The part of an RNA shown here (large-subunit ribosomal RNA, domain IV) has 327 nucleotides and comes from Marivirga atlantica. It was read from a public genome assembly. The prediction has a mean pLDDT of 88.
Context: one part of a larger RNA
Order: sequence, then structure tokens, then C1' cells
RNA sequence: CCGUGGCUAAGGAACUAGGCAAAAUGGCCCUGUAACUUCGGGAGAAGGGGCGCCCCACUCAGGUGGGGCCGCAGUGAAAAGGCCCAGGCGACUGUUUAACAAAAACACAUGGCUUUGCGAAAUCGAAAGAUGAAGUAUAAGGCCUGACACCUGCCCGGUGCUGGAAGGUUAAGGGGGGACGUUAGCGUAAGCGAAGCGUUGAACUGAAGCCCCAGUAAACGGCGGCCGUAACUAUAACGGUCCUAAGGUAGCGAAAUUCCUUGUCGGGUAAGUUCCGACCUGCACGAAUGGUGUAACGAUCUGGGCACUGUCUCGGCCACGAGCUCG
Repeated sequence: CCGUGGCUAAGGAACUAGGCAAAAUGGCCCUGUAACUUCGGGAGAAGGGGCGCCCCACUCAGGUGGGGCCGCAGUGAAAAGGCCCAGGCGACUGUUUAACAAAAACACAUGGCUUUGCGAAAUCGAAAGAUGAAGUAUAAGGCCUGACACCUGCCCGGUGCUGGAAGGUUAAGGGGGGACGUUAGCGUAAGCGAAGCGUUGAACUGAAGCCCCAGUAAACGGCGGCCGUAACUAUAACGGUCCUAAGGUAGCGAAAUUCCUUGUCGGGUAAGUUCCGACCUGCACGAAUGGUGUAACGAUCUGGGCACUGUCUCGGCCACGAGCUCG
């Protein structure tokens, strides 16, 4: 000096990003127990008391009652919840990054949309075949949401999906007007040129798709601007105007979302960029990419308090084990 333990005056979180670590609590019996609540819980809430040994009586043989004794200490050693208040997130038990992340992430019961009539859809495979399923729409697959309570607004213009088939467009194919090459023949020549063969190929016909017409948002998604106005001021229930497919409803809101921002006010502290309650000026919340609440739950995150302590003021001492020095 390091590691692991033990003790420590007075104070008691002043330490620190943070009570990290340590201390404290701890068993059994009796008592007692709040808000809130889904009436099950919360709850071992919290808080308080007792616990050894000897004698006597009773006894259901577990103990109970009475009297007495000792110590600083009686669950006499060891082992054995710290607790409370408030908030965020996720309902819950579960699952996960084998070896830096256990969570608010995943899953979940619940809800919804959608596909599928059975040789099902979907999936694997070249096929045979197999899974689905020895199942049959109260079933199976896909996607989203995520207990429960109260709810889930407006927009179908774009994209997607579903339906429609009148019209437009549209491939191969069908079709073959015509054009060109070749040459029997005709012609003195220039040239003309049947049939056949070959090359090319117009009109017309020709499905789905697309255009088009509808529906559909618990499909992907989206959900405005400017100006004026009330008998203090301020504000604007009201009016005007432009644009849009429609202009954000309920609820919530400086929030896991708020830039300005340590917003402003209140609470808590002597003092509070965090925290809690409000306000609403929402840079840039918002309704199954769910909204708002919510008892219980959580090795979750945030703030506060009690208890407790070497975390600290601020160090000190001791034991053991390494190291180091000497031998």
C1' cells in the first nucleotide's frame, strides 16, 4: 500500500450523478392496522407488547394461571422483511440481447379488420407429397391493438384493397387491302409483266391491366391561413375572406412529447435546472402507429420522508491474507 472482515467520540446523507456500499429491520405469539379498491385485496400495512429458569395448581399433555430467581442482554450463538408518501411507464405471472442492456422492449388474456366452403386459404417442395388437420367458419392463416372502466370524432382527394363493366388505351394470335423481289411471256429497244415462290404488311378483330365509375380508414395515411369586432383594458361568443378530401372532436397537456425554458403561479426546502399540483402561449399531444383513467403487481424509472449507519465532517484502531523490506 492492496484485499477481506471487526470496532469507533460527537454529528447523522453534510457523501455522491444517485444513500452506491454499509448499517438498520428480521423468528414465533398477542394486539392493532389508513388512503384507495376491480371488494379479492391493500396487509406481515404502519404501530405496540411479550419470549429465560425454578416451584405450585389445573390440564384436552399442546399449554394456561399464580408465586419466585438471575443477568447488560432470555427467538441469550447461527440462520430469518427495513418501512412510509407521491408520480411516470407497463395491467398482471411470464420472455429477452448464452459472455457489457432484464427494461417502459417481447409475449399475454381482451378487442377489431381481413383471407379461407375443404383436394380450404396459407406454408415447404422440381414434382410426388407433406404441414394446416386425422381439424371444418365457436375452425385455420395474416395484420393491428394489448387486463379492466369510460370511450374511440372528421376526411375516400392521393396510395392500397374490394366491386363494376359502358367507353378509351392495350400484347401475342387471327386477318390480309396493298407494296417489293424473282421470271414464263410480250416488246427492235426502253420497258411491261400472269401464275407460282419469297419479303414486307394497312384496315378490322383481339384478354387482363391501366384510364374510368363506386365502396372502404380498428386499410397506408391526413386532420388550415389571414383580417375585423363587446360601454376601462384585455379577450373575442360574432362577422368577413382565401384554400382544402377534411380542417384535430372527447380527453389530456412545459408531458418518456415544450425549442424559447430553470415558462408562470402554488407546494415541499433556510436555500429546489429535479419532483408534485395547476395554468395553456400544444416550436412539434390526441383517440386500436389507440386516447384518458385505474386497484393489484415490478431485482423498473423519478422525487420526498422515517429509521439507520465510517457514505461523509475526518479520520483512527485491530485481525487475517497478499505485496514490500530485512533475514